[in-house]
c-di-GMP-I riboswitch aptamer from a soil metagenome, 71 nucleotides, folded computationally. The sequence is in RNAcentral, with records from MGnify. Of the family's consensus pairs, 100% are formed in the model. Its Rfam family is "c-di-GMP-I riboswitch aptamer". Rfam describes the family as follows. GEMM was predicted in a large-scale screen for bacterial structured RNA regulatory elements.
RNA sequence: GAAAAGGGCAAACCUCUCGCGAGAGGGGGACGCAAAGCCACGGAGCUCUCUGAGUCAGCCGGGUCGCCGAA
Numbered sequence: 001g002a003a004a005a006g007g008g009c010a011a012a013c014c015u016c017u018c019g020c021g022a023g024a025g026g027g028g029g030a031c032g033c034a035a036a037g038c039c040a041c042g043g044a045g046c047u048c049u050c051u052g053a054g055u056c057a058g059c060c061g062g063g064u065c066g067c068c069g070a071a
Base pairs, nucleotide, nucleotide: 001068008033009032013028014027015026016025017024018023031058037064038063039062041061042060043059045055046054047053048052
């Protein structure tokens, strides 16, 4: 990043478990996603018992690894 093929992930919601919480994990389920793979380094958001400790990678940037592939 044109087309195609083989595939992948899984929001809301329901459910079980864990956590004070934000949230996380399993099962069901698909709104979407070309890095919606991984990493809290910077910013934003969010939580708590707020000089601090957390959460979020499906908010943005950055780092890193990676499938297919014509001109």